[in-house]
RNA sequence: AUGGAGAGUUUGAUCCUGGCUCAGGAUGAAUGCUGGCGGCGUGCCUAACACAUGCAAGUCGAGCGGCAGCGCGAGUAGUUUACUACUUGGCGGCGAGCGGCGGACGGCUGAGUAACGCGUGGGAACGUGCCCCAAAGUGAGGAAUAACUGCCCGAAAGGGUGGCUAAUGCCGCAUAUGAUCUUCGGAUUAAAGGAUUUAUCCGCUUUGGGAGCGGCCCGCGUCGGAUUAGGUUGUUGGUGAGGUAAUGGCUCACCAAGCCGACGAUCCGUAGCUGGUCUGAGAGGAUGACCAGCCAGACUGGAACUGAGACACGGUCCAGACUCCUACGGGAGGCAGCAGUGAGGAAUCUUCCACAAUGGGCGAAAGCCUGAUGGAGCAACGCCGCGUGAAGGAUGAAGGCCCUAGGGUCGUAAACUUCUUUUAUAAGUGAAGAAUAUGACGGUAACUUAUGAAUAAGCACCGGCUAACUACGUGCCAGCAGCCGCGGUCAUACGUAGGGUGCAAGCAUUAUCCGGAGUGACUGGGCGUAAAGAGUUGCGUAGGUGGUUUGUUAAGUAGGUAGUGAAAUCUGGCGGCUCAACCGUACAGGCUAUUACCUAAACUGGCAAACUCGAGAAUGGUAGAGGUAACUGGAAUUUCUUGUGUAGGAGUGAAAUCCGUAGAUAUAAGAAGGAACACCAAUGGCGUAGGCAGGUUACUGGACCAUUUCUGACACUGAGGCACGAAAGCGUGGGGAGCGAACCGGAUUAGAUACCCGGGUAGUCCACGCCGUAAACGAUGUCGACUCGGUGUGUGGCUGGCGUUAUGCCGGCUGCGUGCCUUAGCUCACGCGGGAAGUCGACCGCCUGGGGACUACGAGCGCAAGCUUAAAACUCAAAGGAAUUGACGGGGGCCCGCACAAGCAGCGGAGCGUGUGGUUUAAUUCGACGUAACGCGCAGCACCUCACCCAGACUGGACAUGGACCUGCAUCCCAUUGAAAGAUGGGCGCCUUCGAGGGGGGUCCACAGAUGCUGCAUGGCUGUCGUCAGUUCGUGUCGUGAGAUGUUGGGUUAAGUCCCGCAACGAGCGCAACCCCUGCCCGUAGUUACAACGUGUCUACGGGGACGGGCGCCUGGAUGGGCGCAGGAAGGCGGGGAUGACGUCAAGUCCGCAUGGCUCUUACGUCUGGGGCGACACACACGCUACAAUGGGACGGGCAGCAGGCCGCAAGACCGCAAGGUGGAGCGAAUCCCCAAGCCGUCCCCCAGUGCAGAUCGGGGGCUGCAACUCGCCCCCGUGAAGGCGGAGUUGCUAGUAACCGCGUAUCAGCCACGGCGCGGUGAAUACGUACCCGGGCCUUGUACACACCGCCCGUCACGUCAUGGGAGUGGGGAACGCCUGAAGUCCGUGGGCUAACGCGCAAGCGAGGCAGCGGCCGAGGGCGGGCUUCGCGACUGGGACGAAGUCGUAACAAGGUAGCCGUAGCGGAAGCUGCGGCUGGAUCACCUCCUUU
Repeated sequence: AUGGAGAGUUUGAUCCUGGCUCAGGAUGAAUGCUGGCGGCGUGCCUAACACAUGCAAGUCGAGCGGCAGCGCGAGUAGUUUACUACUUGGCGGCGAGCGGCGGACGGCUGAGUAACGCGUGGGAACGUGCCCCAAAGUGAGGAAUAACUGCCCGAAAGGGUGGCUAAUGCCGCAUAUGAUCUUCGGAUUAAAGGAUUUAUCCGCUUUGGGAGCGGCCCGCGUCGGAUUAGGUUGUUGGUGAGGUAAUGGCUCACCAAGCCGACGAUCCGUAGCUGGUCUGAGAGGAUGACCAGCCAGACUGGAACUGAGACACGGUCCAGACUCCUACGGGAGGCAGCAGUGAGGAAUCUUCCACAAUGGGCGAAAGCCUGAUGGAGCAACGCCGCGUGAAGGAUGAAGGCCCUAGGGUCGUAAACUUCUUUUAUAAGUGAAGAAUAUGACGGUAACUUAUGAAUAAGCACCGGCUAACUACGUGCCAGCAGCCGCGGUCAUACGUAGGGUGCAAGCAUUAUCCGGAGUGACUGGGCGUAAAGAGUUGCGUAGGUGGUUUGUUAAGUAGGUAGUGAAAUCUGGCGGCUCAACCGUACAGGCUAUUACCUAAACUGGCAAACUCGAGAAUGGUAGAGGUAACUGGAAUUUCUUGUGUAGGAGUGAAAUCCGUAGAUAUAAGAAGGAACACCAAUGGCGUAGGCAGGUUACUGGACCAUUUCUGACACUGAGGCACGAAAGCGUGGGGAGCGAACCGGAUUAGAUACCCGGGUAGUCCACGCCGUAAACGAUGUCGACUCGGUGUGUGGCUGGCGUUAUGCCGGCUGCGUGCCUUAGCUCACGCGGGAAGUCGACCGCCUGGGGACUACGAGCGCAAGCUUAAAACUCAAAGGAAUUGACGGGGGCCCGCACAAGCAGCGGAGCGUGUGGUUUAAUUCGACGUAACGCGCAGCACCUCACCCAGACUGGACAUGGACCUGCAUCCCAUUGAAAGAUGGGCGCCUUCGAGGGGGGUCCACAGAUGCUGCAUGGCUGUCGUCAGUUCGUGUCGUGAGAUGUUGGGUUAAGUCCCGCAACGAGCGCAACCCCUGCCCGUAGUUACAACGUGUCUACGGGGACGGGCGCCUGGAUGGGCGCAGGAAGGCGGGGAUGACGUCAAGUCCGCAUGGCUCUUACGUCUGGGGCGACACACACGCUACAAUGGGACGGGCAGCAGGCCGCAAGACCGCAAGGUGGAGCGAAUCCCCAAGCCGUCCCCCAGUGCAGAUCGGGGGCUGCAACUCGCCCCCGUGAAGGCGGAGUUGCUAGUAACCGCGUAUCAGCCACGGCGCGGUGAAUACGUACCCGGGCCUUGUACACACCGCCCGUCACGUCAUGGGAGUGGGGAACGCCUGAAGUCCGUGGGCUAACGCGCAAGCGAGGCAGCGGCCGAGGGCGGGCUUCGCGACUGGGACGAAGUCGUAACAAGGUAGCCGUAGCGGAAGCUGCGGCUGGAUCACCUCCUUU
């Protein structure tokens, strides 16, 4: 010494800034669901709204007269001892009355009050009933009056009048210890008795003192608003008087003109204050229920009376509102006391018991009164405690839920066994609280006994924060949500269930406060770019702060002592209720504060004296676009005049408007006029900032350097204030060359209110006066001190060297400015870094999420435009700064690709084929849609295929497996019916080891089946970027981090290929190579071919060969690479193929296959016949054939390769014009067959819709196949369409390639193949080159993009909702002011009316005094009036916010396609455009300067 936790949410990710939200605690609470008991507390926060009824303040007979009622006694009368009536204050007592004390306490409430109201600490000019102490008294008289009684008025409340009476009621007199006044002589001033046992007691009067209580005054503290800045006339003070218990303008008269206020007066709003309470680590923040202290109020407003005390909650008077009674004339009332009622409200209790205790009033006392208080009742409203059982119990029961079907879980949980009895119920005993008696609570607490697990568990949550997960249902619906956010068919987020988690007689929600929030920062924040330094501070007020030394003082400061800081609360002990809550404590601490006194004198302050280093002055110099005014100069533009001269000029991306034959432009000369000052010129200079530029002169401000002569802290900062303040704009008057908002034309464009062009007015210029704003920026307030270095530049001073002595050159040191790089340090980073954004000090200004809003209202200023100051409602969960990685750019650099260019051949036009869209249809099945769908799935649609349509059928199925039962049963054959499938019927009748089994059929159970859906649930496979050269990792290093480095750089390559360098060193997947084909050579082998031998063309297998290897050059220090040459079949990867990194496109496919989920189950399954996928006004894609003579036709000649072939390929021969047929040698193939065309030679055609082209149609045939109608291919004869080389546009190809030519093959009965995949034959042209189009790679730059430019995003308009401003007005509230009226009442005056005590007087009467009445001041309220202020409503209107995919454009973000933005002005549907000035918070290129490095 007991004390401090964070999280979610901005981003693709990061750090920061910053708001929003959550976890905690609390409550006089309320609401939802639920509810066993007890103790202790608490309970109208709203209408200070209105109240029925009862009660809440009385008491004293020991103050008094009395006797209405009650009881007793006595007496009288009636009458039968008894009873009834009457009399009697004689007694107990006592209604009403006089009198005393108390009703000023207690109880309630918080409306008002921002105040000496409260808190705290002081003070002097006061009062004080009851109580205590002390001193002195208490004598002797008098006059009334209520009660009572008579009469009268009144409905009542009540009142009037005559008469009687008492006192502790009232009034004189005496006395005066004292007290008061005093002119110091004196004057004035009291009293009450009662009871008694006669001891005395209680009273009364006067005085002094005390205690307690109260009144008054003062210092300090005590909410918000300045869009409230001036307020005040009894106001401030004085003198005098009045008044009060007392001071005082408290009141009055007079005098003076003060007093308060930026240290916040006045005004407005809000509010009782405190001890405390809640929260917090604390400092603080919020709050003021219960309990306690103070204040204020008592229906609203005013007023006084009585009294010790009130201007009085249950008293009085008046006025007002309201309610009630009434006989209408008048009266009565005040729950913010306790209960209770209505109303209001989310919401707050019994019309209970008792004075037994504590306390209060009265009384001598007994006692009476006491809704204070003590108790009980109601309410889970709060806190605390207890319980709803305990131990055992596995078949892990049943049942629920889940399941991978195995099981898991609820779960020892239950059942069951044993035990206990807190609680409950019943019974018995029975307190403390009570000092002598007295107990409402209460037969209560507590104790004992009995019964029996018996009477007792819910609520919220389970996506993250935040502990706790699955199934089903739903399908952006229903709903949830504190924030982020869930839900669009597998939802741990909705609803239900099972399970789980947390708390528990409660649990959640809502509301409010503190915390977290260091998001108001005193402790403890910030302001270059996130919100934030005023445009400058020249001048400077208040204020704040202030150099060195000495002395003094003691305000601050520090210490000590003493007092206060009520109790309760709080903290630590101790103790009492069984514990706790709660309570007690003659236990302690604390209450962080404040007062008084004493001490100290370092520091701050005050006073005094001094000093010089801060500041200023003086003297001598220096540089400068510093300012103002006057004068003056040349170049250029324009205009005018004149000359020369002729057809154009001007302008643009290209044009046009425009000027020009009435002579422009050009050129020459002259003239006029205005504005601005080339070169010098510079990151240069000056100025506080704005800003300042030809030259000269005049006037003038500041700075710096040197000397160290003077003053002696004179200083710094500076709220308000004064002054200055670019451009635009305004006023008056000038001026006007050029430029040029607006405006007018011309272009551009979809439009073009713009960008471009031609004109052009304000303006730009001058003088004077306004305006007062800018990206007024270094986005960086001023002043001072300190803290490593390097290098320029401007301007001074001192100094060294050289020296041709110059206004010279090269240096060093030291000031003041102005640039750059950097250390430490700082910073979120970027960056700053001696001119700090470093380390400190002084003062000022400013910020507190984004939008609304540089706005509204109000105020000030302005001629206006407008400026300054400056909110709220509402709305969002972000807005933002810096940096990172990508992506993108109508940014840059380097590089590549048939990408362009150079070429060749095409497509796009025609006809046909095929595919697609569309349309049609009963159906035209489905999928694929830029590249990367469209001769694609389909390597073969007549049936089948088949998924579509029509029709007919079957139902455990056409197909698989298993189980149970039945069956003489399959297979096969036949008949009927039918389009077939199928249905019905008949026949033959299987094997066998005789147990059965196999196979078949039937019934049943599990199940089959689906080209049905979801490719956005998936696997697998594929396309594409792209055969592009990239994409990553480990360790290390750098960075707070995301990340970076490596992978960048210099070269080079087809290549992240290789080399060098380098905080990197290595490695993986890619590249390359390894594999296949091919080109040359060699070896081995030899079926076939060649007549044969043999050879080895060839075939098969294996090997060699090529590596920048050699030389030269680029080339230099090295490597790597390139260029050329030689050799070689081949040379720089020899040619071709296979091979496709990390990933992208929710790319494609559930209709190849597989598969989750969903769906169908006599059908969305299966079978069958027929149809359809083949349609056809049209459009597109890919092809074929052509348009002809480089051709067509005819005849002849000659040359391949890859393949394929037995349900096959088929030769020769014969028939047919032919397709083909007959027939069949050969061949399961290096052996046989299919098997060439272009080409070459000769002839014909002669440029035409032809002897080109072949569509279409007619006829006749062939082939395949159950079957060629829809809907096959081929042949022959005839027919003979479009088409004469193809618009915009577009495709392929760089060499054995393009182009041209044919051949083969898979699928396949056949074939719609002109397609696909292969094969060979003939065989070119061109590439200067990388500016451009497209795509890609690397580096860099900008970014408001990250779904990543097909991005983001702005404004008008239209629609809906919400809040708000203005608004003709309209309806309320509030506080003042002026005038009028003026109740009650105090005071003053008067008082002719009335009047017992005292005086005089025999009396009448008079006097003193008093009263009514009247008058006056003040005065609540009321009325009238003009203003102020605030709130509501308001036709219409202004902007704002939000809203799912509305309309118009495209302003901004990239150079955003005209760089953007700021101020201002004009204009325009809108974003906006333009002019003028400013800024960089502009990309890019070039140049200059500076810096760094080598």
Source information:
Model confidence (mean pLDDT): 84 of 100. A computed fold for a 1494-nucleotide RNA from Candidatus Microsaccharimonas sp., annotated as small-subunit ribosomal RNA. The sequence is in RNAcentral, with records from ENA. Rfam family: Bacterial small subunit ribosomal RNA.